Small-subunit ribosomal RNA, 5' domain from a metagenome, 463 nucleotides, folded computationally. Its mean pLDDT, the model's own confidence on a scale to 100, is 86. Its Rfam family is "Bacterial small subunit ribosomal RNA". Its family is annotated with structural constituent of ribosome and ribosome in the Gene Ontology.
Context: one part of a larger RNA
RNA sequence: GAACGAACGCUGGCGGCAGGCUUAACACAUGCAAGUCGAACGAUAUAGUGGCAGACGGGUGAGUAACGCGUGGAAACGUGCCUUUCACUACGGAAUAGCUUUUGGAAACGAAAGGUAGUACCGUAUACGCCCUCCGGGGGAAAGAUUUAUCGGUGAAAGAUCGGUCCGCGUUAGAUUAGGUAGUUGGUGGGGUAAUGGCCUACCAAGCCUACGAUUUAUAGCCGGUCUGAGAGGAUGAUCAGCCACACUGGGACUGAGACACGGCCCAGACUCCUACGGGAGGCAGCAGUGGGGAAUAUUGCACAAUGGGCGCAAGCCUGAUGCAGCCAUGCCGCGUGAAUGAUGAAGGUCUUAGGGUUGUAAAAUUCUUUCGCUAGGGAUGAUAAUGACAGUACCUAGUAAAGAAGCCCCGGCUAACUUCGUGCCAGCAGCCGCGGUAAUACGAAGGGGGCUAGCGUUGUUC
Numbered sequence: 001g002a003a004c005g006a007a008c009g010c011u012g013g014c015g016g017c018a019g020g021c022u023u024a025a026c027a028c029a030u031g032c033a034a035g036u037c038g039a040a041c042g043a044u045a046u047a048g049u050g051g052c053a054g055a056c057g058g059g060u061g062a063g064u065a066a067c068g069c070g071u072g073g074a075a076a077c078g079u080g081c082c083u084u085u086c087a088c089u090a091c092g093g094a095a096u097a098g099c100u101u102u103u104g105g106a107a108a109c110g111a112a113a114g115g116u117a118g119u120a121c122c123g124u125a126u127a128c129g130c131c132c133u134c135c136g137g138g139g140g141a142a143a144g145a146u147u148u149a150u151c152g153g154u155g156a157a158a159g160a161u162c163g164g165u166c167c168g169c170g171u172u173a174g175a176u177u178a179g180g181u182a183g184u185u186g187g188u189g190g191g192g193u194a195a196u197g198g199c200c201u202a203c204c205a206a207g208c209c210u211a212c213g214a215u216u217u218a219u220a221g222c223c224g225g226u227c228u229g230a231g232a233g234g235a236u237g238a239u240c241a242g243c244c245a246c247a248c249u250g251g252g253a254c255u256g257a258g259a260c261a262c263g264g265c266c267c268a269g270a271c272u273c274c275u276a277c278g279g280g281a282g283g284c285a286g287c288a289g290u291g292g293g294g295a296a297u298a299u300u301g302c303a304c305a306a307u308g309g310g311c312g313c314a315a316g317c318c319u320g321a322u323g324c325a326g327c328c329a330u331g332c333c334g335c336g337u338g339a340a341u342g343a344u345g346a347a348g349g350u351c352u353u354a355g356g357g358u359u360g361u362a363a364a365a366u367u368c369u370u371u372c373g374c375u376a377g378g379g380a381u382g383a384u385a386a387u388g389a390c391a392g393u394a395c396c397u398a399g400u401a402a403a404g405a406a407g408c409c410c411c412g413g414c415u416a417a418c419u420u421c422g423u424g425c426c427a428g429c430a431g432c433c434g435c436g437g438u439a440a441u442a443c444g445a446a447g448g449g450g451g452c453u454a455g456c457g458u459u460g461u462u463c
Stems, first nucleotide, its partner, number of pairs: 001463004006459005013335006019328002021293001026291003030288003035052003040049002059246003068171007077163002082159008090124004099114006130139003144151002172218003179209003184206008221243002224240001225236004248269005271282004299325001301324003307321001308319004338368004348359004372404001373400006382390001407452005412433003418447005428435002
C1' cells in the first nucleotide's frame, strides 16, 4: 500500500447492487417448511385402502489426510419418471382396512367378533424378444378407468439422464512417531452383491507395507475460485457453483429404481416433557424466532405474480425452494449538503513588534438553480387470453423553498500540515525513534493548517 463475512470509538443525508452467528455440530417455547391424485377403491367424508412423491429442493462442516476431492482413464454394473421400436393387455379366486358391535387403557395406542371394495393380494392361461439349462427341457406378466376421446398396465430391446465400482498422478505438519499388519498378503472352492473384489467363509501358502517416510500423533471438508504480488509464489476456501460427509449420540435394517433415509422405522444411551406411576412423547446443522456463548451477525414479514419442483388428463393443490419486502454505512458504486457576483477586506475569534496580520470572498448582501428530499397528479416493464407479492414501486409531470443534509483523524522526524495559553518527569502521549523536570511546533485547550469525506480513525488477520 492492498484486502476483509470484520469488531470498537466519534459522526451520519439519499439511492442502486451485494452481504449479514467466523463463537456453543450448545439447548430449544411457538408457527410454518411435503404433499398430491375422486380419470384406482368403497364410502357421508378432510379419515381409510391404493398409486406416485417424501432419496429432490433447503441446512451444516462435526467427522474425514481418504480414490474424500481434483484431473485423466477403465470394465464387471444398475437406472423410476422421459424418448424410440416390437409384442401383449385373457379367465378366475381368497382376504383386508375403513365400517358395525363388544371391549382394554389416564393417554399413546390397541384387542375380539361380523361384514365389504379396488389399478391392493394370489392362482391359471398365453410368451416374438427374456431368464435358467445337464441342451432333453424348464420358468416367468399384466389393470383397469371414464365425460368415447384419452389416460393407463405388462414383457423385451435400444437411447438419454443419473448413479455405483476400479486404477495412474496430485493433495498439511511432526522422526522428540521406525517398525506396522493374521482376513493381514496371495491362491482354490463356496457364499454374497446390480456389479469386480478378503466383501464374507472353509482350506492352502507366507506373504504385504515401509527412510521415495509405513505406522502413529496433531490439524483440516476438497475444488472452481478469493486476497495479495510485476511475476514466481504466499495466504485462504464467507457469499455463488461442483463433489463429499452429517442430521440429538451410537448401532441396525425395512420399503423402494434409488436411502441404510434431516422433518420414516427399530434398539440402546444422554437430555427434555406428559402420566391416573402401569406407561408414553420429542429431536430447528429447514425459515423465522428464544435462551446461552460471544467483540460480533437481521423479521416469530408478504406472495406463489414470475422461475423451478412434487402430485394430477386437467382445473388445480402444495412449495420458509424461490421471488420480494423489513433491519444493519457491513462493503462497493453513484449523488447531494448549493451556484455566480460580492472588500467598508464588516463584526467576532486569534496572534501581535499594538502599526497590523490572519480567519477571508469566507460571511452578510444581490442574482440564480432545484439534483436529492417533501407535497400533488399520472403511472409502467416484469404476463402470453387471463393471473402482479413487490407496489401506486421504478419512472414522468407540476409545485415548494437555499430551503431538510458534515464529520473524523492528524500537524517533532518518518509524513502533508505552526502558533499562543495551561501544565511542570506531574497530568499525560507513543507505530518506531522518543516527548514532559517553567519559554513543550510531541501532553491538554484554543486559533490556524493538512488529509480523507458519509464517512473517518483504532484494533485484529493475510499478502